[in-house]
């Protein structure tokens, strides 16, 4: 130079003048400050907070699913193993268990899980036939998984031997299983080593299943505090030796009026709600997620729900996209541009 890969960032700027929203200060209509994002999104995981339920254990039911860290947690992240994809950098990954059990594979092939003769090869050995015999023939019984052919898959691969024709039948080398050691600081994993097995165990668990492990419910309209009118309710007291009902009457309960006090709830205010697993920088420890100290900072808070116009100057002429309890991720949206790191290939020094 050119291609690639990864990882960070930024996402108009700057002045003025008008409003909006919170807080604060006082002279009470000023004056100060402060005011969306990397995702505020989707609402898909965890987890805080807050009410409800809850002896313990186990069944159902759902989730996650190689291994070890990492965290409040996780399905998330970071090393690391292992299959794939790339010449590399690097990407991707539902990646326990199929020698427990049950079940499943379309179409195609003779045969799909108790494998399996269609087509081929053979027919040694038993049959038939010819032949005097030697031997020849057929290819009935039978053998064979070596060759063809179906198929996503057909029960290890190649080479001698062996054979009637084949076969792990038998050897030799690669593979594959099982033991042990050694290595990975554990661990997944199985390179290497040494022993043992001809091979026995084929696929799918995003079929049910088994194994481990983690799961009570609901959600800030949770939830809690003050707290009128109205209307209703409870305890005293007063009229009251009333009056009505309890169909005869007295007691005795009950109901009707007024007054004081109490307590629930409505409406309305207020809390929850903005100091937080916080945000920056630095030191330590770690390959790194991340932890531990130190210093600094104060960073929206609403309840019809603010952040918006207009000038003015510049320039690359500005994408997706608006908080509503919060936090930690994932994912998906994003014009333009910037910075590093590492990989290919070309040329020239």
């Nucleotide at each position: 130079g050119g291609a690639g890969u990864c990882g960070g960032c930024c996402g108009g700027a700057c002045a003025g003048u008008c409003g909006c929203u919170g807080c604060c200060g006082c002279u009470u209509g000023c004056g100060g400050c402060a005011g969306a994002g990397g995702a505020a999104a989707g609402u898909c995981c965890g987890g805080g907070c807050u009410c409800c339920a809850c002896a313990g254990g186990g069944c159902a039911c759902g989730g996650u699913g190689c291994c070890a860290g990492g965290u409040a947690a996780c399905g998330c992240c970071u090393g690391g193993g292992c299959g794939g994809c790339g010449c590399g950098a690097g990407c991707c990954g539902a990646c326990g268990g199929a020698a427990a059990g049950u079940g499943c594979a379309a179409c195609a092939g003779a045969g799909a899980g108790c494998a399996g003769a269609c087509a081929g090869c053979c027919g040694a050995u038993g049959g038939c036939c010819c032949g005097c015999a030697a031997g020849g023939g057929c290819a009935c019984a039978g053998g064979u998984g070596a060759u063809g052919g179906u198929g996503a898959a057909a029960g290890g691969g190649u080479g001698c031997g062996g054979u009637a024709a084949g076969a792990g039948c038998g050897c030799a080398c690669c593979g594959c299983c099982c033991g042990c050691g050694g290595g990975g600081c554990c661990a997944a994993c199985g390179u290497c080593g040494c022993g043992g097995g001809g091979c026995a165990c084929g696929g799918c668990a995003a079929a049910c299943c088994c194994c481990a492990c983690c799961g009570g419910g609901a959600g800030c309209a949770a939830g809690g505090c003050c707290a009128a009118a109205u209307a209703g309710g409870g305890a005293c007291c007063c009229c009251a030796u009333g009056a009505c009902g309890c169909g005869g009457c007295c007691c005795g309960c009950g109901u009707c009026g007024g007054g004081u006090c109490c307590g629930g709830g409505u409406a309305g205010g207020c809390c929850g709600c903005a100091c937080g697993a916080g945000g920056c920088g630095g030191a330590u420890g770690g390959c790194g997620a991340c932890a531990u100290c130190c210093g600094u900072c104060c960073c929206a808070g609403a309840g019809g729900a603010a952040u918006g116009a207009c000038u003015g100057u510049c320039c690359u002429c500005g994408a997706c996209a608006g908080a509503a309890c919060c936090c930690g991720g994932c994912u998906u949206a994003c014009a333009g541009g910037c910075c590093g790191g590492c990989u290919c290939c070309g040329a020239a020094c």